[in-house]
RNA sequence: CAGGGUGUGGCGCAGUUGGUAGCGCGCGGCGUUCGGGACGCCGAGGUCGGCGGUUCAAGUCCGCUCACCCUGA
Numbered sequence: 001c002a003g004g005g006u007g008u009g010g011c012g013c014a015g016u017u018g019g020u021a022g023c024g025c026g027c028g029g030c031g032u033u034c035g036g037g038a039c040g041c042c043g044a045g046g047u048c049g050g051c052g053g054u055u056c057a058a059g060u061c062c063g064c065u066c067a068c069c070c071u072g073a
Base pairs, nucleotide, nucleotide: 001072002071003070004069005068006067007066010025011024012023013022019056027043028042029041030040031039049065050064051063052062053061
């Protein structure tokens, strides 16, 4: 320098053919217990790496860009 891949709550991941973001673990509260763990119930927490574009509507499509990984030179 060229090509490809990944980027989504604290962590690991899902998200179909664009239709307003979910699962597990973790965290908080309550119940249960002498207490803890386990179990059960409830709850908080993300605008989807960044910017721009298309669209009535974008995590999803397009362009540029950043970080990391792989391959080639």

This is a predicted structure of a 73-nucleotide RNA (transfer RNA) from a Candidatus Saccharimonadota bacterium.
Its Rfam family is "tRNA".
NCBI's taxonomy places the organism under Bacteria, Bacteria candidate phyla, Candidatus Saccharimonadota.